[in-house]
RNA sequence: CUCUGGAAAGUGGCGGGUGCCCCAUCUGGUGCACGCCCACCGACGAAGUAAGCCGAAGUUCCUUUCGGCGAAUCUUUCAGGUCUCCGGACAGAG
Numbered sequence: 001c002u003c004u005g006g007a008a009a010g011u012g013g014c015g016g017g018u019g020c021c022c023c024a025u026c027u028g029g030u031g032c033a034c035g036c037c038c039a040c041c042g043a044c045g046a047a048g049u050a051a052g053c054c055g056a057a058g059u060u061c062c063u064u065u066c067g068g069c070g071a072a073u074c075u076u077u078c079a080g081g082u083c084u085c086c087g088g089a090c091a092g093a094g
Stems, first nucleotide, its partner, number of pairs: 001094005010038001012037004017032005039082003045078001046076003052069006
């Protein structure tokens, strides 16, 4: 790099826009993206963190303080996501 598998959580409410369908009209249905609000998920990303290591200070002993490095599917949910599709940590094969 290629192929395969691949979870979680509202197809929520309101608003206008746009395409299509029905219709004499009002109106209704449906898809798409956008704005606002609430709820929720964590497996793009991002962030925090243990032991340990290093440095400085203190220190008779016991033993302390500060700073730096430091992992994650743990945590935070900023970003992202909550019908399908897409995406997807990770796993297997080549």
A computed fold for a 94-nucleotide RNA from an Alphaproteobacteria bacterium, annotated as Glycine riboswitch aptamer. The coordinates come from a structure-prediction model, not an experiment, and the mean pLDDT is 81. The model forms 89% of the base pairs in the Rfam consensus. Its Rfam family is "Glycine riboswitch aptamer". Its family is annotated with glycine biosynthetic process in the Gene Ontology. Rfam's curators write: This family represents the bacterial glycine riboswitch.